[in-house]
């Protein structure tokens, strides 16, 4: 200093012809048992690394920065 990947609830992760985000594990709750552990319902909880454009709408497309891997010098 140049390329290329990655970044999404607490965790690990899916989510393409752009149309308002989802699984698993975990956490509440409630029921089933004496209890514990299971198991079975439902909750809750993210605005999609940061900031601008585009577009009727963007986690998804453009541009810049930030942070990690990784290649080349």
């Nucleotide at each position: 200093g140049g390329g290329g990947c990655u970044a999404u609830g607490g965790c690990g992760c899916a989510g393409u012809u752009g149309g308002u985000a989802g699984c698993g594990c975990g956490u509440u709750u409630c029921a089933a048992u004496g209890g514990c552990a299971u198991u079975g319902a439902a909750a809750a909880g993210g605005u999609c690394g940061g900031g601008g454009g585009u577009u009727c709408g963007a986690a998804u497309c453009c541009c810049c920065c930030u942070a990690g891997c990784u290649c080349c010098a």
A computed fold for a 73-nucleotide RNA from Candidatus Opitulatrix roisinitermitis, annotated as transfer RNA. It was read from a public genome assembly. It matches the Rfam family "tRNA". From the family's description: Transfer RNA (tRNA) molecules are approximately 80 nucleotides in length. It is annotated as a transfer RNA.